[in-house]
RNA sequence: AAUGGAGAGUUUGAUCCUGGCUCAGGACGAACGCUGGCGGCAUGCCUAACACAUGCAAGUCGAACGGACUUUUAGUAUUUAGUUUACUAAAUACUAAAAGUUAGUGGCGGACGGGUGAGUAACGCGUGGGUAACCUGCCCAUAAGUUGGGGAUAACUCCGGGAAACCGGUGCUAAUACCGAAUAAGCUUAAUUUACCGCAUGGUAGAUUAAGUAAAGAUGGCCUCUUUACAAUGCUAUCGCUUAUGGAUGGACCCGCGUCUGAUUAGCUAGUUGGUGAGGUAAUGGCUCACCAAGGCGACGAUCAGUAGCCGGCCUGAGAGGGUGAACGGCCACACUGGGACUGAGACACGGCCCAGACUCCUACGGGAGGCAGCAGUGGGGAAUCUUCCGCAAUGGGCGAAAGCCUGACGGAGCAAUGCCGCGUGAGUGAUGAAGGCCUUCGGGUUGUAAAACUCUGUCCUAAUGGAAGAAAGGCUAUGGUGCAAAUAGUGCCAUAGAUUGACGGUACAUUGGGAGGAAGCCCCGGCUAACUACGUGCCAGCAGCCGCGGUAAUACGUAGGGGGCAAGCGUUGUCCGGAAUUACUGGGCGUAAAGAGCGUGUAGGCGGAUUUUUAAGUCAGGUGUGAAAACUUUGGGCUUAACCCAGAGACUGCAUCUGAUACUGGAAGUCUUGAGUGCAGGAGAGGAGAGUGGAAUUCCUAGUGUAGCGGUGAAAUGCGUAGAUAUUAGGAGGAACACCAGUGGCGAAGGCGACUCUCUGGACUGUAACUGACGCUGAGACGCGAAAGCGUGGGGAGCGAACAGGAUUAGAUACCCUGGUAGUCCACGCCGUAAACGAUGGGUACUAGGUGUUGGGGGGUCAAAGCCUCAGUGCCGCAGUUAACACAUUAAGUACCCCGCCUGGGGAGUACGGUCGCAAGACUGAAACUCAAAGGAAUUGACGGGGACCCGCACAAGCGGUGGAGCAUGUGGUUUAAUUCGACGCAACGCGAAGAACCUUACCAAGACUUGACAUCCCUUUGACCGCUCUUUAAUCGGAGCUUUCCUUCGGGACAAAGGUGACAGGUGGUGCAUGGUUGUCGUCAGCUCGUGUCGUGAGAUGUUGGGUUAAGUCCCGCAACGAGCGCAACCCUUACUUCUAGUUGCCAUCAUUAAGUUGGGCACUCUAGAGGGACUGCCGGUGAUAAACCGGAGGAAGGUGGGGAUGACGUCAAAUCAUCAUGCCCCUUAUGUCUUGGGCUACACACGUGCUACAAUGGACAGUACAAAGGGCAGCAAAGCCGCGAGGCCAAGCAAAUCCCAAAAAGCUGUUCUCAGUUCGGAUUGCAGGCUGCAACUCGCCUGCAUGAAGUCGGAAUCGCUAGUAAUCGCAGGUCAGCAUACUGCGGUGAAUACGUUCCCGGGUCUUGUACACACCGCCCGUCACACCACGAAAGUUGGUAACACCCGAAGCCGGUGAUCUAACCUUAGGGAAGAAGCCGUCGAAGGUGGGAUCAAUGAUUGGGGUGAAGUCGUAACAAGGUAGCCGUAUCGGAAGGUGCGGCUGGAUCACCUCCUUU
Repeated sequence: AAUGGAGAGUUUGAUCCUGGCUCAGGACGAACGCUGGCGGCAUGCCUAACACAUGCAAGUCGAACGGACUUUUAGUAUUUAGUUUACUAAAUACUAAAAGUUAGUGGCGGACGGGUGAGUAACGCGUGGGUAACCUGCCCAUAAGUUGGGGAUAACUCCGGGAAACCGGUGCUAAUACCGAAUAAGCUUAAUUUACCGCAUGGUAGAUUAAGUAAAGAUGGCCUCUUUACAAUGCUAUCGCUUAUGGAUGGACCCGCGUCUGAUUAGCUAGUUGGUGAGGUAAUGGCUCACCAAGGCGACGAUCAGUAGCCGGCCUGAGAGGGUGAACGGCCACACUGGGACUGAGACACGGCCCAGACUCCUACGGGAGGCAGCAGUGGGGAAUCUUCCGCAAUGGGCGAAAGCCUGACGGAGCAAUGCCGCGUGAGUGAUGAAGGCCUUCGGGUUGUAAAACUCUGUCCUAAUGGAAGAAAGGCUAUGGUGCAAAUAGUGCCAUAGAUUGACGGUACAUUGGGAGGAAGCCCCGGCUAACUACGUGCCAGCAGCCGCGGUAAUACGUAGGGGGCAAGCGUUGUCCGGAAUUACUGGGCGUAAAGAGCGUGUAGGCGGAUUUUUAAGUCAGGUGUGAAAACUUUGGGCUUAACCCAGAGACUGCAUCUGAUACUGGAAGUCUUGAGUGCAGGAGAGGAGAGUGGAAUUCCUAGUGUAGCGGUGAAAUGCGUAGAUAUUAGGAGGAACACCAGUGGCGAAGGCGACUCUCUGGACUGUAACUGACGCUGAGACGCGAAAGCGUGGGGAGCGAACAGGAUUAGAUACCCUGGUAGUCCACGCCGUAAACGAUGGGUACUAGGUGUUGGGGGGUCAAAGCCUCAGUGCCGCAGUUAACACAUUAAGUACCCCGCCUGGGGAGUACGGUCGCAAGACUGAAACUCAAAGGAAUUGACGGGGACCCGCACAAGCGGUGGAGCAUGUGGUUUAAUUCGACGCAACGCGAAGAACCUUACCAAGACUUGACAUCCCUUUGACCGCUCUUUAAUCGGAGCUUUCCUUCGGGACAAAGGUGACAGGUGGUGCAUGGUUGUCGUCAGCUCGUGUCGUGAGAUGUUGGGUUAAGUCCCGCAACGAGCGCAACCCUUACUUCUAGUUGCCAUCAUUAAGUUGGGCACUCUAGAGGGACUGCCGGUGAUAAACCGGAGGAAGGUGGGGAUGACGUCAAAUCAUCAUGCCCCUUAUGUCUUGGGCUACACACGUGCUACAAUGGACAGUACAAAGGGCAGCAAAGCCGCGAGGCCAAGCAAAUCCCAAAAAGCUGUUCUCAGUUCGGAUUGCAGGCUGCAACUCGCCUGCAUGAAGUCGGAAUCGCUAGUAAUCGCAGGUCAGCAUACUGCGGUGAAUACGUUCCCGGGUCUUGUACACACCGCCCGUCACACCACGAAAGUUGGUAACACCCGAAGCCGGUGAUCUAACCUUAGGGAAGAAGCCGUCGAAGGUGGGAUCAAUGAUUGGGGUGAAGUCGUAACAAGGUAGCCGUAUCGGAAGGUGCGGCUGGAUCACCUCCUUU
C1' cells in the first nucleotide's frame, strides 16, 4: 500500500474449436399463489398530467382607519314603582369612557410551504468561471430625515335592476389609502476636469456647475423645556415611515466543458449572421425596429425525426463499465387546454384576474359558477398502491408590539409481511426403538428421542399495579443589573425566581400473578442442483428455465411416505446488472468457422527519420479554491441488540487557478542524409494504343476426276446425296483465331496480355553516388480502371452456339447424346460495374535457422565453364514460432509498430421499404416482425460410393444335372367358413415348429355339463374305503341305483383314501420375444476382434494390427516406436485310408479231418471285430526367393503339403426367431379367457407361389434267369420255415432281448427274349368294382391289393438352382416318428462322370487408400413446385386518424402605438382653459378557429406477393460418393418443379495418364 476476479448444461457416434441459447448470484415503490405469532425502523397510484361529490389545506393585524354590534360603568333626559319635597330601583333615549367582536378601507403575506413530471435534447441540468452588463421586500450596520397642506372614496343611507351571481345610480365619511408643495446630507442625470487602475468596451475615488427627486403615523408614559389650563401643534420610549451607502440573503443574465438514439434525416438559415442608429429591459444582446452588408451553422454530424425532466445518488460489477433517476436532498418545468397581461421587491401567479376552447354543475333560459399534479376521500383505468383519523405539545412558516390566530407544512396514530432488522413458536431427560403410516429380499428397515411420560423455564402472550423522557423557550408576575430619558414614570436589553403548556398515551418501560398453555409454513428432490422410493396414469392427463420426460415396470406427470432447502415467510412472474472476454478502453477477431473493399490514384484525417536551440500546449510535481447536506467507507456514541439515528474523520478518482520540471509527444527556428525522389549508364519483358503484313486450318463458291453412299452414335435416327454428295485436284471469296516455341517462364495495380513489322507510350530492375533534403506511409468521402454475360447505334458474320426445331433415350426427358440453328461471339463508339473479381490471406516498415530449383542483372573468376558473393522477382521442402486443427513458415498465417476496410448465432435476407445510379437488366446502401437451439470449422472412428488398388469364395466362366411347362404330393398366401387354432415372411418364412391332425393329439368351432375345480398344499366334518363290476339315462360326459370292499395300534388313536364344506388358492397354448432367461438362425469356419505397458496427438484417437513378401488363415518371415498378451486360425477330439501288437465269440477258414452247408473237430495264419500303438513332419533332394518365411518340382511312401469327412462358430450385427418346448416380470380372466364331453374343423378351393415325386421314353419299357452291399431296428417287438390266397394278406409257428435269430428281396448291374418311335407294351393321373390291414371307429379323412379305366405330358418362355471327386448324376437299403399312415426327414452303401482358359464382368466377403452434407450409418441424407392448416410481414384502388410545419382568411383578451368634435376631483391658471388621465375608436402583434396544397407517422383495406411453421399428402430426384451429365460463382435465356443450356471464371473436383518440380536412394 492493497481486501480483489469460481463456473455449468446444450450442436457430435465420439473430439477439439467457433458460436448462440439457458442456468446458478444480487436488487426491486413490485404484482400473483399458498401460508401467516410479535415488535422496531422505513415505504406505499410506476397505469388515466383521467374526471372529481364532501370537508379541510392562507391568512393575519382594531397598536393604520371610519363605522356597526355586544357587555359594563358614568352622566343627562323621560316614564313607572317604592318611600314621598329627596333618595332608591327598573325601563327607554342620548352622551362619554372601558373591554370585546368585526363586514369594509388600508398594510403585510397569498411568488414560501405542499403536489406532479405533461412538456423540454435546452445554458434545461451538472461542473467551473464571468457580470467593468444587473435587481433584491422583510433582516443587519452606518448616516440623515420624518415639515406643511389638499381632494376623494368604500363601508353606511336611499332608490333601482336581476331567479341568482351580482350590478347601477343619489347622498355622507376616515386613514399608515391617494395627490401637490417645502427641505436634500446623499442619490440620479448632463457638462467640464484630476488621480489611480484594468483583459477590450472601460472601472474606481474626487472636484465644479446645472437640473431632478422623500416621508405617515400608531401605542405607552410624562409635564422638565414651549404654551394660560384641560391638553397638545410639547417632550420621551418603542414600533413604523423616507433617503442614501454598505452587508447578508435570494434572484437574473453570459461563457468553457459534459449531457440518449437514428445518415433508410445531408444540407439548414431572411431577423437569418454581422454592422450603424433608435427603442425596450433591473441588465447585455436582433430582444424589437429602420437602414446597410451577405453572411452564419454543418461528416468533430447542422437540420429533421424519435425518446426523455437533470443531478447528488440508487442497483449491479473485481474493476472499467452497464442500468436507473421511487422515497430523502439540490435545480428546472407545469397547475383543466391555449393565449395574455395586471399588481408587486419578487409572478406572467396551483387554492388571483381577463379572453378563447373542451368538460361538469345551477338557472326563472335572460344569464351565471367551477378547476384535488395540496391532505383525506370517490369513480374510472389497472396485475397493483392506504384513513373522508388526532394535534398544533414539538420543529418550521405567515401576520401581529404582544397575547395570540392560521398552518392536511409538520408531529403522531391507523391500514398493508411491501421491504430491512430483531424475537418467539419451548428446554432437559426419555428405547419395549410403542402405536400408526410407508417400504420390504417378509428377515426387517424407516419415520425416530421424534412422540408419550417425567422434570423445568416464562421471551412473546394474558391479567393487575406503577408509569416516563420528549418542556424548553416565549409570554405573565416579582426582584436585581443596565441603556434611553428631565424623570423615582415608562420602556429596550440581560439575569434570577414563581406559576403555566403533551396530540402521541395510561404508550414505552418496570413489577407481580397465570400456565407449554395461544403461535409453521412454503418450495424442491432426472442432470445443471442439495435431496428417492411406492402406487396411479399409459405420447393420455400432464410437466418443462435449458437439455428434455410421458407410447404398461416414469427417482422428470398426479398422490403418498421419506428426504433437501429457506423460514413468518416461501415460491412464481416481470425488470436491471452480473456471469457475457457475447461490442473486447481495461479485454476479441477477419486463409478454411461471421468477417480484407475487384484494383489503383489521391483529399481531409491519423501516424511519421537523425540532430541543435527554443517554447511549455500535452505530460509530471506541489499549493490554493471548489467538489452542498444526506448517502458511501471508517472510528466512536444512543435506542436491551440489530435495522435505525447522532458525532468525528476519510473519500468524493472532477473542475478552475497559481508555481515549478522539460526526458518524451506537440509548436517555432535551423542543420543532416540513411527514408523518398531526380540525374547518368545499361540490359529483360505475351505491359498498353494505333497502323500494316503473313501462313496453316474450317466453311462457302466455281471447275475437273469419280460413284453410291456420306454423316452420326453405346446403338440408331433426323440430316446430306443419282438435280452427282462424301472423297480428291485446281482456282477464288470471307471471317475469326494465331499450332510448334511454351516453361508452377515473363509483364502488368487488378481485370488481363501470346503470329510478324513499324510508330507512339507507361512501369519495374541493375550499376553509379552527381543533385534535392523527410519531400514519407496509410487513406473516410472523391475520382479512375475493371473478365464474361447483357444493353444502345452502325458495321461484320467463317467457325462455334443460349433460345428454337427435329431425331433418339426414357415411365416421362421442357436434359445429358445426335442433326440443324437465331441472338451472341468479331469491329467502332457509348453504357453496365458485377464473378469462386481467390493466395477465399488489405497496404507500408523493421526483425527472426537453413536447403534446393528457376527468371532478369551486377561483382569476381576462367581458355571456356562450374563452384563463390550480391540485388530484384518466382516455386518447393523445412527449424524456431504460430494455429482449433488443417496448415503457414524471410513471398508468414512468426515477432512488433502505423493507417484503412470489415465481423458479432442460424433462418427470414442481401429480401422489403426508402434513397442514389442505370436506357433496361439491375447495381450500391440495407432492416424488422416471426421462427429455431442450434447453424458452422477442422480433424477422428465407422459405414457407404453406379471411387481406386490387392485378394478370396461353385461368385462368374468351363461343364454336368435340374427348377420354371404337365400330373400328383406337400407347405404358404389368398378366398371361403361356425371353425378352417397358433407361430415362422428376402437371403436367414413357405416337405418350416409338425420325428408323422380319423377320435386323442387340439390350442379352433357348435352343443351339453362342472365351479376350491382335471392338477398341488393347508384347515374342518363325515365315512372306511378308494378302485372296480353290473344295471339305467344320455350323442357322450355328468347323473341315478345296486354289488363288493383297507393297513398299523400301546385300543386312546394314527396312517391312507374318498365324499361334503370353508377360504387362502388352483388353472390359463390369454397379452407383451419391443420387459426377460435359456435356446437358435445369420453374416461365417469369414479372418478377424481386442487388451496391458510404452510412444505420438490439446483431444476423439493413432501406433501395435500399417509396409515388403507369403499363406487356407492377423499363417509365417523381414522391416518398423513399439514390446508383449488374450479371444479367434491351426493343433489337441471323432471317423475314414495303411500298418504293428494284444484278444479270438456269436466272427474267419490257409493247412488237417468232416458235412448238403465253417455244419462239426481243430486253428486264430487271413478277413473282420475293438483296444493300445506306429505313420506325414515341407522331414529329404533340386530350383526360385532376400542367405528368410515360403513356393515349384522330385524321391520314398498306403497316404504329401490342412490326406478326405465331421464336431468345434471370436468381438459383435440384425430390438432377427421363440412368452405355443421350458422358465419368468408385469398386465388380464376367475360359475370363465379355467375344466370335462360328443360332433365338427385344422384335409375347404375360381386362384398364385415355394419345395418335391413321377414322367414325357429305346443309355428305354415288359418278362425270365442270375450276382454283389453297408448301416440300422427288433419282446404290447422282429418273425423264419410250412400251408391258404393272383395279391395285399391270413393261419400256424421255430428262433431271437441279438457279430448267433428275424426284418432282408438289395436295386441299378449282368445274361436272354420281346416291343420299334407311336401319346405307344411310354406315362401313370383320374374313376368304377371287388378286397386286405390297423384301430371303439377309416363318411367327412388312412394305407395297401386285384381287375378295369388310361388324363396331362413328346424335355419345358423370361428367369433361376445345385455341384470341383468317390463329388455331380443315378440305384436301391435302413431308421426315427408311429395302432395305422412317408414322394418328407435322417443315415447307409452300389455304379460312377465332365470341366475349371482364367478373374474382365454379376453376387458376397477381407485388407489398404480416397471422397462424404451419412452415424437409425445409402433401405442414409436431402431440394423445389403443387395441395391443406396456422402465423407474422410486404404491395394495394383507397379509407380513417394523429403530428409538425407552410400559405391565406378571420381575429378574442391584452400590452404597445395613434387619435378627435367624448369625459374627468386633486396640479397650474389670465378661470376661458391648460397639463395629465380615462373610457371610446383606429392600428401593429396576436391564441383558438377556418380554408388550401403538400409532408410525415399510425391504423385499416377487396385482392395479391413471397416467407415461416406443421402433418404419414402429390410430382419428380437437383445436391452430398466421380451422387450416376463433377460441383459452384457471375450473367443471359428457357422450363410444372427441383433445374437445364450458352459464355467467362474457381477448385472448395474423384479417377487415370502425360509433363514439370521436389524428396529419398
A computed fold for a 1561-nucleotide RNA from Desulfonispora thiosulfatigenes DSM 11270, annotated as small-subunit ribosomal RNA. Lineage of the source: Bacteria > Bacillota > Eubacteriales > Peptococcaceae > Desulfonispora thiosulfatigenes.